[in-house]
Context: one part of a larger RNA
RNA sequence: GGACGAACGCUGGCGGCGUGCCUAACACAUGCAAGUCGAGCGGGGAUAUACGGAAGGUUUACCGGAAGUAUAUCCUAGCGGCGGACGGGUGAGUAACGCGUGGGUAACCUACCUCAUACAGGGGGAUAACACAGGGAAACCUGUGCUAAUACCGCAUAACAUAACGGGGCGGCAUCGUCCUGUUAUCAAAGGAGAAAUCCGGUAUGAGAUGGGCCCGCGUCCGAUUAGCUGGUUGGUGAGGUAACGGCUCACCAAGGCGACGAUCGGUAGCCGAACUGAGAGGUUGGUCGGCCACAUUGGGACUGAGACACGGCCCAGACUCCUACGGGAGGCAGCAGUGGGGAAUAUUGCGCAAUGGGGGAAACCCUGACGCAGCAACGCCGCGUGAAGGAAGAAGGCCUUCGGGUUGUAAACUUCUUUGAUUGGGGACGAAGGAAGUGACGGUACCCAAAGAACAAGCCACGGCUAACUACGUGCCAGCAGCCGCGGUAAUACGUAGGUGGCGAGCGUUGUCC
Numbered sequence: 001g002g003a004c005g006a007a008c009g010c011u012g013g014c015g016g017c018g019u020g021c022c023u024a025a026c027a028c029a030u031g032c033a034a035g036u037c038g039a040g041c042g043g044g045g046a047u048a049u050a051c052g053g054a055a056g057g058u059u060u061a062c063c064g065g066a067a068g069u070a071u072a073u074c075c076u077a078g079c080g081g082c083g084g085a086c087g088g089g090u091g092a093g094u095a096a097c098g099c100g101u102g103g104g105u106a107a108c109c110u111a112c113c114u115c116a117u118a119c120a121g122g123g124g125g126a127u128a129a130c131a132c133a134g135g136g137a138a139a140c141c142u143g144u145g146c147u148a149a150u151a152c153c154g155c156a157u158a159a160c161a162u163a164a165c166g167g168g169g170c171g172g173c174a175u176c177g178u179c180c181u182g183u184u185a186u187c188a189a190a191g192g193a194g195a196a197a198u199c200c201g202g203u204a205u206g207a208g209a210u211g212g213g214c215c216c217g218c219g220u221c222c223g224a225u226u227a228g229c230u231g232g233u234u235g236g237u238g239a240g241g242u243a244a245c246g247g248c249u250c251a252c253c254a255a256g257g258c259g260a261c262g263a264u265c266g267g268u269a270g271c272c273g274a275a276c277u278g279a280g281a282g283g284u285u286g287g288u289c290g291g292c293c294a295c296a297u298u299g300g301g302a303c304u305g306a307g308a309c310a311c312g313g314c315c316c317a318g319a320c321u322c323c324u325a326c327g328g329g330a331g332g333c334a335g336c337a338g339u340g341g342g343g344a345a346u347a348u349u350g351c352g353c354a355a356u357g358g359g360g361g362a363a364a365c366c367c368u369g370a371c372g373c374a375g376c377a378a379c380g381c382c383g384c385g386u387g388a389a390g391g392a393a394g395a396a397g398g399c400c401u402u403c404g405g406g407u408u409g410u411a412a413a414c415u416u417c418u419u420u421g422a423u424u425g426g427g428g429a430c431g432a433a434g435g436a437a438g439u440g441a442c443g444g445u446a447c448c449c450a451a452a453g454a455a456c457a458a459g460c461c462a463c464g465g466c467u468a469a470c471u472a473c474g475u476g477c478c479a480g481c482a483g484c485c486g487c488g489g490u491a492a493u494a495c496g497u498a499g500g501u502g503g504c505g506a507g508c509g510u511u512g513u514c515c
Stems, first nucleotide, its partner, number of pairs: 001515004006511005013384006019377002021342001026340003030337003035082003040079002043076009056063003089295003098220008108212002113208007121155001123153002130145006161186011191200003221267003228258003233255008270292004274285004297318005320331004348374001350373003356370001357368004387417004397408004421456001423451005431442001459504005464485003470499005480487002
């Protein structure tokens, strides 16, 4: 000198774009953050219309309109489907194939999507909801009975699918891969909407796309005042397990494996794209944004599923908090706001789904604290303003003075002019894409026009040398200053104040950290 997620002191006009718990991965009140589909299903409810006609009233043929039935529309607890494995947060752990980079998978999986081929025949038994009964303070639970499905289960059909046993060709990288072919065995399906056309779905297989799993080469902090480490340990055979290779697990067998090219142990740390600095080499950092990883109160476990060992799912254990009728239950903000606490220190319990994107749905649409915006903060960067021109009797005042004057200083006054920002009034968007129409949180915002008036808007630090900028007074080794050298003990350009000057300017200084 540059830089910062900064803080502190003094000061503070506006706008744009960014950024904002670095500390306690401390504890959390409250609200919201993941739902959706009635065009899968049976119920229940509401409304309307039509039919229906009970009870009752009586002027005995009228009034009255219940139950029930059908149709249409709407709502929906439950069963069922898809999604809750994405999106959002945090950096605790991790020195590791975790990450980066380059490869391998002839050892693998991939819902939804795309393309292609083929198919969807015929049956069955249940169970929520519901009703009844019961238990419990509650959370919730039990029994009996009924019912539906794109829920569940056999059967049929079936291969270029899978498995076993054969034959042949081609290829490779060891195990092997691939193609043709024979026999046998095994395994499918679901319907819905519509008047229909048709559309949306279903099943099997192949291919693609996308996303992942696993393996390997190389790279990846400090300490030797850590020198030896290791028993599923290293390898083999067999088996189990997995989507898949593998001591991944197990039985048996062998005795190996790693290490001064630093094993093991200890400390520290998420890694990278990048960022800061530097002429570069390098050094330092990993906050915002993007990629990967790990975690979700602590530890463990599996279930479901294409995918999880699952932040707002389940089970167990621990700590903590809450409710309780003491028998037993409920909870998890490292989602968005917000609270307490810690701290030098870090924001609103805001608006909207209008846009972009995501989930569900045939769609309409619903959900979305992702996101888009607004609020707060000079926290940062950038831009603008606080007026411009003229103006010497060099006014007054201040300060200094050798008392002549000097300086503040064209500075002010004064004259002429301008009106950015702020203020008031009028107009007023783009962002909205779709075949058309309609659709804007931001926002009556930006922007445009008009009005008035220099009017409402400057400070901070320094002035001994380094280092740009000097005098006076006060003080008297006191009070104090100080980054280093050093100032202060009676004329202090170094302390304090004033005038002046220098520097930067809505900031200026200080502190901390990195280069």